[in-house]
RNA sequence: AGAGUUUGAUCCUGGCUCAGGAUGAACGCUGGCGGUAUGCUUAACACAUGCAAGUCGAACGAAAGUUUUUAACUUUAGUGGCGAACGGGUGCGUAAUACGUGAGAAUCUGCCCUUAGGAGGAGGAUAACUGCUGGAAACGGCUGCUAACACUCCAUAUGUCGAGAGAUGAAAUAAUUUAUUGCCUAAGGAUGAGCUCGCGCCUGAUUAGCUAGUUGGUGAGGUAAUGGCUCACCAAGGCCACGAUCAGUAGCUGGUUUGAGAGAACGAUCAGCCACACUGGGACUGAGACACGGCCCAGACUCCUCCGGGAGGCAGCAGUGAGGAAUCUUCCGCAAUGGGCGAAAGCCUGACGGAGCAAUACCGCGUGAGGGAUGAAGGCCUUUGGGUUGUAAACCUCUUUUUUCAAGGAGGAAGUUCUGACGUGUACUUGAAGAAUAAGCAUCGGCUAACUCCGUGCCAGCAGCCGCGGUAAUACGGGGGAUGCAAGUGUUAUCCGGAAUUAUUGGGCGUAAAGCGUCUGUAGGUGGUUAAAUAAGUCUACUGUUAAAGCUUGAAACUUAAUUUCAGAGAUGCAGUAGAAACUAUUUGACUAGAGUAUAAUUGAGGUAGAAGGAAUUUCCAGUGGAGUGGUGAAAUGCGUAGAGAUUGGAAAGAACACCAAUUGCGAAGGCAUUCUAUUAAAUUAUUCUGACACUCAGAGACGAAAGCUAGGGUAGCAAAUGGGAUUAGAUACCCCAGUAGUCCUAGCCGUAAACGAUGGAUACUAUAUAUUAGACGUAUCGACCCGUUUGGUAUUAAAGCUAACGCGUUAAGUAUCCCGCCUGGGGAGUAUGCGCGCAAGCGUGAAACUCAAAGGAAUUGACGGGGGCCCGCACAAGCGGUGGAGCAUGUGGUUUAAUUUGAUGCAACGCGAAGAACCUUACCAGGGUUUGACAUGGUACAAAAUUUCUUGAAAAAGAAUGGGUGAUACACACGUACACACAGGUGGUGCAUGGCUGUCGUCAGCUCGUGUCGUGAGAUGUUGGGUUAAGUCCCGCAACGAGCGCAACCCUUAUUUUUAGUUGCUAAUUUAUUUUAGGUUUUCUAGAAAGACUGCCGGUGAUAAACCGGAGGAAGGUGUGGAUGACGUCAAGUCAUCAUGCCCCUUACAUCCUGGGCUACACACGUACUACAAUGCUACGGACAAAGGGCAGCAAGUUCGCGAGGACAAGCAAAUCCCAUAAACCGUAGCUCAGUUCAGAUCGUAGGCUGCAACUCGCCUACGUGAAGGAGGAAUCGCUAGUAAUCGCAGGUCAGCAUACUGCGGUGAAUACGUUCCCGGGCCUUGUACACACCGCCCGUCACACCAUGGGAGCUGGUCAUGCCCGAAACCGUUUGCUUAACCUUUAUGGAGAGCGGCGUCUAAGGUAGGGUUAGUGACUGGGGUGAAGUCGUAACAAGGUAACC
Repeated sequence: AGAGUUUGAUCCUGGCUCAGGAUGAACGCUGGCGGUAUGCUUAACACAUGCAAGUCGAACGAAAGUUUUUAACUUUAGUGGCGAACGGGUGCGUAAUACGUGAGAAUCUGCCCUUAGGAGGAGGAUAACUGCUGGAAACGGCUGCUAACACUCCAUAUGUCGAGAGAUGAAAUAAUUUAUUGCCUAAGGAUGAGCUCGCGCCUGAUUAGCUAGUUGGUGAGGUAAUGGCUCACCAAGGCCACGAUCAGUAGCUGGUUUGAGAGAACGAUCAGCCACACUGGGACUGAGACACGGCCCAGACUCCUCCGGGAGGCAGCAGUGAGGAAUCUUCCGCAAUGGGCGAAAGCCUGACGGAGCAAUACCGCGUGAGGGAUGAAGGCCUUUGGGUUGUAAACCUCUUUUUUCAAGGAGGAAGUUCUGACGUGUACUUGAAGAAUAAGCAUCGGCUAACUCCGUGCCAGCAGCCGCGGUAAUACGGGGGAUGCAAGUGUUAUCCGGAAUUAUUGGGCGUAAAGCGUCUGUAGGUGGUUAAAUAAGUCUACUGUUAAAGCUUGAAACUUAAUUUCAGAGAUGCAGUAGAAACUAUUUGACUAGAGUAUAAUUGAGGUAGAAGGAAUUUCCAGUGGAGUGGUGAAAUGCGUAGAGAUUGGAAAGAACACCAAUUGCGAAGGCAUUCUAUUAAAUUAUUCUGACACUCAGAGACGAAAGCUAGGGUAGCAAAUGGGAUUAGAUACCCCAGUAGUCCUAGCCGUAAACGAUGGAUACUAUAUAUUAGACGUAUCGACCCGUUUGGUAUUAAAGCUAACGCGUUAAGUAUCCCGCCUGGGGAGUAUGCGCGCAAGCGUGAAACUCAAAGGAAUUGACGGGGGCCCGCACAAGCGGUGGAGCAUGUGGUUUAAUUUGAUGCAACGCGAAGAACCUUACCAGGGUUUGACAUGGUACAAAAUUUCUUGAAAAAGAAUGGGUGAUACACACGUACACACAGGUGGUGCAUGGCUGUCGUCAGCUCGUGUCGUGAGAUGUUGGGUUAAGUCCCGCAACGAGCGCAACCCUUAUUUUUAGUUGCUAAUUUAUUUUAGGUUUUCUAGAAAGACUGCCGGUGAUAAACCGGAGGAAGGUGUGGAUGACGUCAAGUCAUCAUGCCCCUUACAUCCUGGGCUACACACGUACUACAAUGCUACGGACAAAGGGCAGCAAGUUCGCGAGGACAAGCAAAUCCCAUAAACCGUAGCUCAGUUCAGAUCGUAGGCUGCAACUCGCCUACGUGAAGGAGGAAUCGCUAGUAAUCGCAGGUCAGCAUACUGCGGUGAAUACGUUCCCGGGCCUUGUACACACCGCCCGUCACACCAUGGGAGCUGGUCAUGCCCGAAACCGUUUGCUUAACCUUUAUGGAGAGCGGCGUCUAAGGUAGGGUUAGUGACUGGGGUGAAGUCGUAACAAGGUAACC
């Protein structure tokens, strides 16, 4: 310090998530030691048991006991004193009677310290105790006795009050060891406490008004003390938008955690303050309490009880139950420190010191060190070679921290003696033994360090985010290995950080979330130039304070560290003192550049009111006229012979104002348009005057399109709703015919719009250029223009700058200042609820639960569009011939079957793999066999191989007989058999694991790269543009310049010529004829080499280009014809069944052999061919002309037999020689005469032929006979642009046989193309996009089902707050005529003073009751919302989304 995640990729916005640190933590697995800390965060829930506050005999009487018994000592219930208000616990309450900090005045303060003074006299009781007695107990009652430092009175005064006179007013007490201690009073100090003030101190406005002792005054009371603290009277104040009141939450602080800091979160342990002590109230005592281990009352709960009545309060230390994810021992000791009492010894002390439990945290140590390669064994992986675990182990040498045992042995003690819980001798030291006693947890897809095997197969599971898992998972589970940390390690929870993701430091608002619709304006904030004063802000210096601890710096003590100690610094704050005067502020004075005022001129659809006008529309009246009109994509509804529409004239009504007209003008915005008048507002320019009067504005007010509402008018046209007609699967729409509210006016309401420049207002500054509008000025003019300067407005370019980009750019989205409004992921939702406004519709304000990991902006590349432009193609059109109808052939689907093996399925499967299924093929089925195998390699043994015959069998095979190698000869080779094992074998699966091959877009013209340049980037440029081409072909231009794969060319073929060479070819001669012979090579032909064609030449067009058009020459003319040749890529296209191959599967079977069957089935559907339907034909006879091929297990002449297929014999030919082999259409002659025919040939019968072990299932051919459908083929659809279509035959491969198929060959040989509007496909440019699996895309809403949270809801049940009324305990205070009464007084009485009890009163806790506020839970039913795998209905949006979308 960043990283992952939205996209095909990019930049941005923006959320979510991670890496770090921390904790009083918890949970899982594991666990050696020590030190130091820490340990109920939940139920302030309830508590058994023990302990936690006593002490003093030197205050007092008394009792008991002991002894050394004249006396002393010990113990103690009681009286009395001091303490118990400290210490310890907890955080309920409390948002201020709290706390923090800094000030202050009207106070008290036991014990302690200092100073001063005093301590004289008198008196009456009482507990304990004795006796009697009540009660279960707790606890008492009565009688009698007694003491004090207990209690009472008098005196005294340095005291208090008062001007003074004077008044008032204290105590006493002693103890013992004779030296102290204690006592009373006063003053002061210290300490502690009470009170007051300033500032600071959480959230909510869906809490906006609160307050009657309330605010103040006077007087009184009360208190230690000020004060409405309380009361009487008077006044009507006090608080609040700088947030009162109300509600929620919360002890506050020093500090802790985190952070660079500013901050944010927290407030355990330690320390300061506060509050509380079962809940609520109250006082007493006391220096101090309204009192944790005190009292009284009320309430709840628990316990005891003889039922009458009593007792209790762990939020002290341990401990128990409960709650909870979760938090310890019913320990030791007062040895230390501290506290209480005491003169002291001492006693008490769950404070404290320690130990125990817990890896809860921090820190430290260890689990060995050195050597050791055969790189052992084992494990895991493997390409089988090896690698890794791994110097790791074993083994050798060594050490002993730790462990065990033994010996010694502190300090903590202060106080020469004594005193140690810790500690059965701890820490520490020494010795001995022995590597001995001691390693786990998590992770290993990316973020994030660390990889492989097996299992599993969208299952089981993982997951912090992205995501992984559907048969090769580095992501699940296990193994091996590795990485990280280590007595721990992971997970979970929470906080800070990263997050500049609330932004003071330090963000934004045109399009991502975000500028109020606009203006006026209050509080507030901010504010022009200049001079002086003051010193509030500001700045400087100093002083006080900011407790200690903590943090930080430096030292020191524990072996180190954690820890502890010492010293220093700091502590941003508050208060005070002194100073400075620039800036802000305040006051005083001045100025004119901001602002305003007056006058004049000009401008305009600015506003309001009134008046006037013409065109058009509709209706009405009248005339003419006579059948339609209207409307649409096409129609229909509608209107019309009762006279429409059309046309002419007249009348009426309402609404809107053509042309001018514009990038125009005006207005704050909404908005404003015929003309004229009145009135009113504004802007600009020029000149005066005032002198900062300004800017922006929370709340507030005004205006505010359209629609809508209320009341009254008006209503021509248009037109929601509605009716009808169409369209459609439907059509509650789009289209058409009608049509009501409304639109218009007047008066009021509503208050919203994509109210937009999606851009708040003001001021200043920062290049240009052009246009336009309203002026002013000018050296120009006679004047008006033109021209120049300048001010205000409106537009278009554009530099700098800004911006994520798009874009903005003096009218800023630039550079700055001021003020206001608004935003903080998407959805839920502008919804719910509350409140306000409104007649209503609704508007304003405005959440949460829950859910997702995105939602979004701009730009890029593609793809797509029922977007656009240009271009091409047998794409359409123009033609020719077909398919679809029939029969048959063949393939496919389907069906059937034991099997009908299998693959191919839009174009791009279907006469396809298959260039040929009777057996074989063959992969399928049935049956019969074999199991190292039909086939390969290796071992051992035997043995030549093996031939022929016979038996059984359907065959495979089994049995019997027969037979008997080669060579270099101890052996080897080949072959066979047997045995055992490695292995063979598989047309079994996966073409979605693959290689190779192929199809397709498409022979379409495209696809890319290097360097440079542009862009933040994806990318762009080049490759676009203007022409041209079959072509990214070429030319020109251009931030591009070049290059590659494609195009073209190079290759083959064909067309012309030349030359060379002539055998088997050709030719002439001879011959009956022949390759029989001899001659020739002109021509044909054959096959080698050349030539030729290149827009080369001419003219025109074009840009002086490329190129195109025409022409000449030429056999051929513009790539001459045809082929081969297939860029980057697309389709998970096809093929595991050509072959190869990973993985999986079978192994007496999914292998292999054999026989027979099947692949040939057949209600049906489709594709592709063949043959036809006839006369441009058929039949018969005669006649003519090819090319290219094939041939020895072959082609076969010829002769001969057969009607024929074919048979027999057989020459020639391994081929320019011989054969297949007569080409057919064609030509000539004859017949047929339009019919189911002399067309067509299916089907069937009979008889034959050929191939082959075999022709039944299931071949081909021949002859004779039979003679079906079919008379030109619906919707639809296919091929073809020239030697092409059409038509005619020939050959070949496959092959024993089988061709209507396929591949080739030649013969005859057309028609048409105006053209690119449309259909299909493609290319380029451009445009839109919410698509990128890319339109077979994306996506919306209702309904149905399941689940989740939530709103409403008749109500129901709680909590809480305040109020009214009733009742009213205890206590204090007041009052009192009742009752009682030792101290003092006295006139001695039925005395007084005083006191107590009782009564009454005020106040009041708890309680009751009533109506409210607020909050929570629940509720039949109901509303919408969210999520969910493939549900239903439609198709609203994204392209012109098929009616542009949206508010």
Molecule: small-subunit ribosomal RNA
Organism: uncultured bacterium